[in-house]
Source information:
This is a predicted structure of a 1445-nucleotide RNA (small-subunit ribosomal RNA) from a metagenome. The coordinates come from a structure-prediction model, not an experiment, and the mean pLDDT is 85. It matches the Rfam family "Bacterial small subunit ribosomal RNA".
RNA sequence: AGAGUUUGAUCCUGGCUCAGAUUGAACGCUGGCGGCAUGCCUAACACAUGCAAGUCGAACGCGAAAUCACCUUCGGGUGAAAGUAGAGUGGCGGACGGGUGAGUAACGCGUGGGAAUCUGCCUAGUAGUGGGGGACAACUCGGGGAAACUCGAGCUAAUACCGCAUACGCCCUACGGGGGAAAGGCUUCGGCCGCUAUUAGAUGAGCCCGCGUCAGAUUAGCUUGUUGGCAGGGUAAUGGCCUACCAAGGCGACGACGGGUAGGGGGCCUGAGAGGGUGGCCCCCCACAAUGGUACUGAAACACGGACCAUACAUCUACGGAUGGCAGCAGUAGGGAAUAUUGCCCAAUGGACGAAAGUCUGAGGCAGCAACGCCGCGUGUGCGAUGAAGGCCUUCGGGUUGUAAAGCACUUUUACGUGGGAAGAGAAAGGACGGUACCACGUGAAUAAGGAUCGGCCAACUACGUGCCAGCAGCCGCGGUAACACGUAGGAUUCAAACGUUAUCCGGAAUUACUGGGCGUAAAGCGCGUGCAGGCGGUCUAGAAAGUUGGGUGUUAAAUCUCCGGGCUCAACCCGGAGCCGUCGCCCAAAACUACUAGACUAGAGGACGAUAGAGGGAGGUGGAAUUUCAGGAGUAGCGGUGAAAUGCGUAGAUACCUGAAGGAACACCAGUGGCGAAGGCGGCCUCCUGGGUCGUACCUGACGCUCAGACGCGAAAGCUAGGGUAGCAAACGGGAUUAGAAACCCCGGUAGUCCUAGCCGUAAACGAUGUAGACUUGGUGUUGGUGGUGUGAAAACCAUCAGUGCCAUAGCUAACGCAGUAAGUCUACCGCCUGGGGAUUACGAUCGCAAGAUUAAAACUCAAAGGAAUUGACGGGUCCCCGCACAAGCAGCGGAGCGUGUGGUUUAAUUCGAUGCUACGCGAAGAACCUUACCUGGGUUUGACAUAUUGGUGGUAGGAAACCGAAAGGUGACCGACUCUUCGGAGAGCCAUUACAGGUGAUGCAUGGCUGUCGUCAGCUCGUGCCGUGAGGUGUCCGGUUAAGUCCGGUAACGAGCGCAACCCUCGCUGUAUGUUAUACGUGUCAUACGGGACUGCCGGUAUAAAGCCGGAGGAAGGUGAGGACGACGUCAAGUCAGCAUGUCCUUUAUUAUCCAGGGCUACACACACGCUACAAUGGUCGGUACAAUAGGUCGCAAAGCCGCGAGGCGGAGCCAAUCCCAAAAACCGGCCUCAGUUCGGAUUGCAGGCUGCAACUCGCCUGCAUGAAGUUGGAGUUGCUAGUAAACGCGCGUCAGCACAGUGCGUUGAAUACGUUCCCGGGGAUUGUACACACCGCCCGUCACGUCAUGGAAGCUGGAAACGCCCGAAGUCGGUAUCCUAACCGCAAGGAAGGAGCUGCCUAAGGCGGGUCUGGUAACUAGGACGAAGUCGUAACAAGGUA
Repeated sequence: AGAGUUUGAUCCUGGCUCAGAUUGAACGCUGGCGGCAUGCCUAACACAUGCAAGUCGAACGCGAAAUCACCUUCGGGUGAAAGUAGAGUGGCGGACGGGUGAGUAACGCGUGGGAAUCUGCCUAGUAGUGGGGGACAACUCGGGGAAACUCGAGCUAAUACCGCAUACGCCCUACGGGGGAAAGGCUUCGGCCGCUAUUAGAUGAGCCCGCGUCAGAUUAGCUUGUUGGCAGGGUAAUGGCCUACCAAGGCGACGACGGGUAGGGGGCCUGAGAGGGUGGCCCCCCACAAUGGUACUGAAACACGGACCAUACAUCUACGGAUGGCAGCAGUAGGGAAUAUUGCCCAAUGGACGAAAGUCUGAGGCAGCAACGCCGCGUGUGCGAUGAAGGCCUUCGGGUUGUAAAGCACUUUUACGUGGGAAGAGAAAGGACGGUACCACGUGAAUAAGGAUCGGCCAACUACGUGCCAGCAGCCGCGGUAACACGUAGGAUUCAAACGUUAUCCGGAAUUACUGGGCGUAAAGCGCGUGCAGGCGGUCUAGAAAGUUGGGUGUUAAAUCUCCGGGCUCAACCCGGAGCCGUCGCCCAAAACUACUAGACUAGAGGACGAUAGAGGGAGGUGGAAUUUCAGGAGUAGCGGUGAAAUGCGUAGAUACCUGAAGGAACACCAGUGGCGAAGGCGGCCUCCUGGGUCGUACCUGACGCUCAGACGCGAAAGCUAGGGUAGCAAACGGGAUUAGAAACCCCGGUAGUCCUAGCCGUAAACGAUGUAGACUUGGUGUUGGUGGUGUGAAAACCAUCAGUGCCAUAGCUAACGCAGUAAGUCUACCGCCUGGGGAUUACGAUCGCAAGAUUAAAACUCAAAGGAAUUGACGGGUCCCCGCACAAGCAGCGGAGCGUGUGGUUUAAUUCGAUGCUACGCGAAGAACCUUACCUGGGUUUGACAUAUUGGUGGUAGGAAACCGAAAGGUGACCGACUCUUCGGAGAGCCAUUACAGGUGAUGCAUGGCUGUCGUCAGCUCGUGCCGUGAGGUGUCCGGUUAAGUCCGGUAACGAGCGCAACCCUCGCUGUAUGUUAUACGUGUCAUACGGGACUGCCGGUAUAAAGCCGGAGGAAGGUGAGGACGACGUCAAGUCAGCAUGUCCUUUAUUAUCCAGGGCUACACACACGCUACAAUGGUCGGUACAAUAGGUCGCAAAGCCGCGAGGCGGAGCCAAUCCCAAAAACCGGCCUCAGUUCGGAUUGCAGGCUGCAACUCGCCUGCAUGAAGUUGGAGUUGCUAGUAAACGCGCGUCAGCACAGUGCGUUGAAUACGUUCCCGGGGAUUGUACACACCGCCCGUCACGUCAUGGAAGCUGGAAACGCCCGAAGUCGGUAUCCUAACCGCAAGGAAGGAGCUGCCUAAGGCGGGUCUGGUAACUAGGACGAAGUCGUAACAAGGUA
């Protein structure tokens, strides 16, 4: 410090995700030790049990018992225990310490100040401490009660209580005066500890103020003790803190009030920082103690382990009543993902009491549990290669685990055992921890390694299993038979007593941007203006000093953090020193800038005067053209409308034409990226009223300015209300078409509306998708309105300048497109707005509106994208150019018939398999009777029909074979009977057996090689260097010509090159030379073979950029590629082929998959298609006669002559291993008959008789003769081939092959027609344009409906919670009132009084009750839309002109 993810690729925008660090954690797996820390985050839920606050006999009175001793009348008594235990009175302490974070948005906390206060114990000072009195507990007696406890009577002490005396100081005061204290105890007799009053300090506490302190405005108004005053009360103290009266204030967009959430800080985590998050442990502050209220005591409390009351809960009960409060330490239940021992000790530190000893102390010190965290240590070290065994992989060679192990040598941290043994304790003793830390000795490598990951990000790879299953996954994404992504194994990487996962927060994220972002098109400029608050503000001078700057100073607790030093063996941890720490307070100084005060200026702004352009606005008039309607005329059969029609109008007279009239709306030409206006918007002409602008002059004012939240106004169209108006147009609606449908597009009609008046609405792609104002910045060129100058007779024109409005370009900016003085450049001021897509221009709430609706504006849930610009393709019912038997022009066909062949389908035991648009279908198959053969049925064989190797066996062996069985395969088998080498033993081969293995036309052409088809013989496809672009990419390859061609030429930021094109190769055509076997007319040759020549736009003319080239001509056998062939660029179609061959993997193995055999099938047959053959006839058929080829083939062959047969064919066998011989022509031509007919056309079908091949023609071959004589009379829609020796017609050969050819492939014979042309169809090439496509239009994609899941809104209702309010009732309690009862201290001789207590009562008030509302949850019949969900339905809305932009 970045990375992954949107695309075919690119740049940008933008979200999501990852790598880091963190934790009071939890979970999974694993686990050796130690140190230091930490440990209920949830139920402020409920709590059994024990402990956590007591102490003092030197304040006071009382006062046991067990037990022991003695005595005894045996009942007991006395002494010791003992003035002990114990309770009580009294004092001090229970306000500290410890816990928790519910409440609290507050002077609660933090920070800095302040004045009207108190302060026990402590310190210092001053002055006192005299003399009296009366009680009450304990105790005793009696009573009530289950208990808790309580009542009555009596006794008693004090540092308890109360008078009196005294009063330096103290308090009050009207300044005259008045008031108020005390306690003693101990003593070694020195004193000590106390007590009272007061002064001061220290400490602690209370109160007030400035500033800071969460989020939301879908909370905007709040407030009656409220704000202030006076008086009083109250408090330690100020104060509406409280009460009465008076005034009517106080707070609030700088966010009041109400609702939500939350203890605050030091700090902690993260971060470069600024920030963001957080507040557990430790420290400070606050608040609370079951919930709510209340006071008492006290120096301090409204009191965690005190009191009273109410409520809820719980416990005891004899049912009458009582008791309780772990958010102290342990512990329990419960909740929860989750958090420890009912431990030891007061030895230390600290606290309470005490004079002290001491007692108490779950504060604290320790131990226990937990890898929860941080830190440290160990699980051994060295040597050790045949690189052991085993595992895994393998190309079978090896590699890897791996110096790893074993083995040898060594060490002992740790562990275990034994022994010693602390510091922590200031003079002795006294240590919970602890027989711990630590030390020594001994034993022995001994006691000690796992977790996650290995597709990319991200370090680390193979095998097997699985087969969109099981599963993984942080994001992208893996898995559908070869998974480095699942599971397992081996190996590797990484961390390590841990490692992963989950959760949290920060970071990365400049993704809320102060540091540090944006708004033309990505999200984002309010539709436009006016303008208050607010923010900002021209030039000069002076002042003061708020901001600002500098210096000093106070404070900023400690801990933490950083640096230095030190202590535990190191570290964590701890200690010391320094540093650091604020938007803080105070003082001094400076005066540039900002603000402020005072004065001045004119460049901003405004005014004045003089000109001036304009569809600027409002009102009132007025004009012509056109449409329509009405009236009249004239006139006749149509008009109108469309792609084509129809509806409609018209013989009741339309349309077209003429005349007249009516009425409404809009203003042709002028008219212009012309003008005006803030925007919306404004268009005939005239008049009136009225706003703004511009130019010129430089006369006046003197900063008067800019922007603008809220506010106010204007605001197209549509829409709404009321009243008018209505010619044309025209939602809705009706009709006609179109269509599968047509609720649309087209047509005929037509109502609201469009128009006017008044009022609403307040929105638009209200757009320049660009807020307003100002300044600066290189040029060119139009245009509108001015002014000055030059110029002219007047103009035009030119120069300068101001204001508007356009275009083009430089710099600059921008992701690019583009913007570019009218900025999207460089800056300033202010406002508005944005923060992934969807949900959502939504819901709820609020405001506005008559309504429609508008404004404001979320969340759940869901996705990993959504998006901008540009690039390359592909595509378009976009455009342009060009080519092709593509169309057109022609010729012959196919499609109809019969037959042949192939395919589909069907059938079958099987009809083997493959090929399936073009590019499958006379295709694989250059030829299925058996074989082939892969299929079916049946019968056999199992190391096998075939290959290799190992081991063993085998001499009458291998092999042959009569005969028998059998459908055959095969089985049995008399008999016959071998080969090579030899060292004569044997070995090899063969055979038999064994083990490895063979075999497979079984699967996968989507695992592959090779080959092939197709686009397409189309002219394209690329590279190097350079240049352009951030980049994908472009350029080159484009443009103008030209060509069959990216062929060539010219231009040109390109210059060259490669694969293609062409040429080189073969055949044919002309010719020369050479040769001459088998040709020959013997001369030779139009023959054959070989090697040459020839053609190159070379020559001439025209045309052209005088380039390429094109046109014409000459010559020539051939002329512009002479004709044909072979040859197929980068690539496309997961095209075809595992059945031609090869091949990975899988499957099969006495087998439904191998292999052998017999028979059958591949030849089936209602049909459908494809390719052919033969025809339908007279350009023919038939009969007779007569000609002319070429390519080929031939010895298991071709076969002549001759003879036989009607013929197929047979006999025959000359000749030929071929230029020698053979196969071997037909159309044509000549002549006869047929005469338009289902025929002398046509030949299917069938019968009979034959021939040939073959082991065998039944299923299932070909041919012949005789007989039979079907359909068919030129073929619908549609469709194929062909541009010259071509089409068409005619025959011939060959391969396959025993036989079988209408197929395939070659050969020659005869031999045409037509092409104006490129509009259209198809295919292709190039350029351009649009795109939401890129699996690329067979693309993408929208909405309803149906189904499932999820969250949400509405909703009659049901049911909770919260905070207030009104009324009722009102505990405890303070305060006040009262004087019914009671009463020791004081007064009084007494009566009585004073005073106190109880009672009664008033105000206040917790809780409770009732009530109507508010806010906020849950749930709900039904309902609404939304999101998501491999293959549902209907259409086709959008993306191309998306077929109606």